[in-house]
C1' cells in the first nucleotide's frame, strides 16, 4: 500500500445459512441449605452487537465509510 478475516454482557462464545423478541456456559448480586465457608439447588442484574451513516415495516445480520486486533501479497 492492496487484500481476507475478527470485534456481541464482567470472561469465552452463539445468533449470520433464511433479516423477525439480543442468548448459552463460567464470573457476580440474593434466597435456600450449613456452626460458618465451599458445594448444591432456585432466583435476579448486567447489552447502543467497535463507531458513524445508509436500505429496509424490521438490522448483530444486507451496503457504504471509518478505528482496532490478526494473517497475506507488494
Nucleotide at each position: 500500500u492492496a487484500u481476507g478475516c475478527c470485534g456481541u454482557a464482567g470472561u469465552u462464545c452463539a445468533a449470520u445459512u433464511u433479516g423477525g423478541c439480543a442468548g448459552a456456559a463460567c464470573a457476580c448480586g440474593u434466597g435456600u441449605u450449613u456452626u460458618g465457608g465451599g458445594a448444591a439447588c432456585a432466583u435476579g442484574a448486567g447489552g447502543u452487537u467497535g463507531c458513524a451513516g445508509g436500505u429496509u415495516c424490521a438490522a448483530a445480520u444486507c451496503c457504504u465509510g471509518u478505528c482496532g486486533g490478526u494473517g497475506u501479497a507488494a
Predicted 3D model of a 74-nucleotide RNA (transfer RNA) from an uncultured Bacilli bacterium. Its mean pLDDT, the model's own confidence on a scale to 100, is 80. It matches the Rfam family "tRNA". The family's RNA type in Rfam is transfer RNA. Gene Ontology term of the family: triplet codon-amino acid adaptor activity. It was read from a public genome assembly.